Predicted 3D model of a 583-nucleotide part of an RNA (large-subunit ribosomal RNA, domain V) from a marine eukaryotic metagenome. The RNAcentral record of the full RNA draws on MGnify. It matches the Rfam family "Bacterial large subunit ribosomal RNA". Gene Ontology terms of the family: structural constituent of ribosome and ribosome.

[in-house]
Context: one part of a larger RNA
């Protein structure tokens, strides 16, 4: 130095298996309710199958007889229209008796008796006579006709897994005779409940991981780097209106503070001088604006107009936003003029569908209409606010599939707030005396050991705590060794300084690292090493599946709450070590 053999695994982020944890999917399955929507069963109620007689009790209809007082008025005047005579021996008035109405004044009616008259046209009324016809309104008897509802009865429709008989050698099934129910029941349509029984689906996005929490549209300031624009779960605040005057115009006027003086008056009210110079006020956040006022007041008003718009800002767009000036007709002004809301920037929601009004538009053979355009307007906290649908919550560890180191738990990087370790300055303690020893309030550094912060490699996988075995480094030394200074007299320390050779426990609890405890040690170091080590071992803890308790949650289920029980694969091909052979 080259080949080998026999072992051992620290590495190759070793092999296996397109990460089961986390996150994405406008993925999927199941599974749960007081998520939507439907649906099966399940019920209610019309009609059919479905017939009869009784009786009750409505309805509409004919037909007959009735029924009708506001006030003045002979007095219970329903309305309209004819109309000058009508009723009455087929018995008028009066009387007597019954019944019904009933605004208590009467009014119809039937029976009796009774024997020739009653009433109307006159006088009051918005309407003139139930004197007499006709039609009709209200409400009321009775009678028929239809057509309901309730109850009974009935027997022919249906029904019997009631008996017998017969097909038949049959516990099916048909057929026949009873018998017992019945117009219910059974079924069919059509309709309201109810309905996780049962089915399809939905359950938003942002987010220094995801959830919780907050936010999502629109204005205003800062950040925003002196055009315009300009992000963060950046700092701050608002709006989802209002107001017929808080618009329009002519005209006038000046505002707040502050001093000093004045009755009730006080810090602060109205009045008066004076000084300052926008500090006040503009309906409401704030920015810009504003005293030729856009503020504050007084008069007359409705331009809070109609049909247009050259240009032009701003926006991917789709919206937004200024706008001279033309035509109408107004309003104020003496006119020039000014007025298409408001000192400006918020005060809001596209399409679809539907609704009201209008209209010289269309109008399915014509001629209407319905329907439809048009023009104006009216219905969304569609607020997750460019608005998936009129119309939606949850679980899953019983899960699964496509991704992902675009995104978390381990580990490593960065950083080093935090944490450990030091210096610096030195008030004060230390009877005195900063500085033997301890040091406030502050400062300036080291390290990469705690908690964290980022989210850089790994999610086609880097095995995760303790414990066993095996170690190796630092050194900011615990024991051994060597000094310095002590508030070191010795003993015994206390405190810096060099020192890493070697050495640094056994028990009990508890899965424990930790830590208590018991007895020992010269001493029982602090730290790195994927919180060193599972292709070396364990599997007690943590973190499947099953199963309880407690709390939570209607529920499926949940819980850095508790408890029992749960499969640790690899025959070593490089590196690398360790024996040992051959050139």
């Nucleotide at each position: 130095c080259c080949c080998g053999c026999g072992g051992c695994u620290a590495g190759a982020c070793g092999g296996a298996a397109a990460g089961a944890c986390c996150c994405c999917g406008u993925g999927a399955a199941c599974c749960u309710u007081u998520a939507c929507u439907a649906u099966a069963g399940c019920u209610u109620g019309g009609c059919a199958c479905u017939g009869a007689a009784c009786u009750u009790u409505g309805a509409a209809u004919a037909u007959a007889u009735u029924u009708g007082u506001g006030u003045a008025g002979g007095a219970u005047a329903g309305g309209u229209g004819g109309g000058a005579g009508g009723c009455u021996g087929u018995g008028a008035a009066g009387c007597g008796u019954a019944a019904u109405c009933g605004c208590c004044a009467g009014a119809u009616u039937g029976c009796g008796u009774g024997g020739a008259g009653c009433c109307a046209u006159c006088c009051u009324u918005g309407a003139a006579a139930u004197a007499c016809c006709a039609c009709c309104c209200u409400g009321a008897u009775g009678u028929g006709u239809u057509u309901g509802u309730g109850g009974u009865u009935c027997u022919a429709a249906c029904u019997c897994a009631g008996a017998c008989c017969c097909g038949u050698u049959a516990u099916c099934c048909g057929g026949g005779u009873c018998g017992a129910g019945g117009a219910c029941a059974u079924u069919g349509u059509c309709u309201g409940g109810u309905g996780g029984g049962u089915a399809g689906u939905u359950u938003g996005a942002c987010u220094g991981g995801g959830g919780c929490g907050g936010u999502c549209u629109c204005c205003u300031c800062c950040c925003a780097a002196a055009g315009a624009g300009u992000a963060a779960c950046g700092g701050a605040g608002g709006a989802g209106c209002g107001c017929g005057a808080a618009g329009g115009u002519a005209c006038a006027c000046u505002c707040a503070g502050c001093a000093u003086g004045g009755u009730c008056g006080g810090a602060a009210a109205u009045c008066a001088u004076g000084c300052u110079a926008u500090g006040a006020g503009c309906g409401c956040a704030a920015a810009g604006g504003u005293a030729a006022a856009a503020g504050u007041g007084u008069g007359c008003u409705u331009g809070a107009c109609u049909g247009c718009g050259a240009g032009a800002c701003u926006g991917a767009c789709a919206a937004g936003u200024c706008g001279a000036g033309c035509a109408g007709g107004u309003a104020c002004g003496a006119a020039a003029g000014u007025a298409g809301g408001u000192c400006u920037u918020a005060g809001u929601g596209a399409u679809c569908c539907g609704g009201u009004g209008g209209u010289u538009c269309u109008g399915u053979a014509u001629g209407g209409a319905a329907g439809g355009g048009c023009c104006a307007u009216c219905g969304c906290u569609c607020a997750a606010c460019g608005g998936a649908u009129a119309a939606a919550a949850g679980g899953u560890a019983c899960u699964c599939c496509g991704g992902g180191g675009a995104u978390a738990a381990c580990a490593g990087g960065c950083u080093g707030a935090u944490a450990c370790c030091g210096c610096c300055c030195a008030a004060g303690a230390g009877u005195u005396c900063a500085u033997a020893u301890c040091g406030a309030c502050g400062g300036c550094g080291g390290u990469g050991u705690u908690u964290g912060g980022c989210a850089c490699c790994u999610c086609g996988a880097u095995g995760u705590c303790g414990g066993c075995u095996c170690a190796u480094c630092a050194c900011a030394u615990c024991c051994u060794g060597g000094g310095g200074c002590u508030g070191g007299a010795g003993c015994u320390g206390g405190u810096c300084c060099c020192a890493a050779g070697g050495g640094u426990a056994u028990g009990g609890c508890u899965g424990u690292u930790c830590g208590c405890c018991a007895u020992u040690u010269a001493a029982a170091g602090u730290g790195g090493u994927a919180c060193g080590c599972g292709a070396g071992c364990u599997g007690g803890g943590u973190u499947c599946a099953g199963a309880a308790c407690g709390u939570c949650g209607u529920g499926a289920g949940a819980c850095a709450g508790u408890u029992c029980g749960g499969u640790c694969c690899c025959u070593a091909u490089c590196u690398g070590c360790c024996g040992u052979g051959g050139g």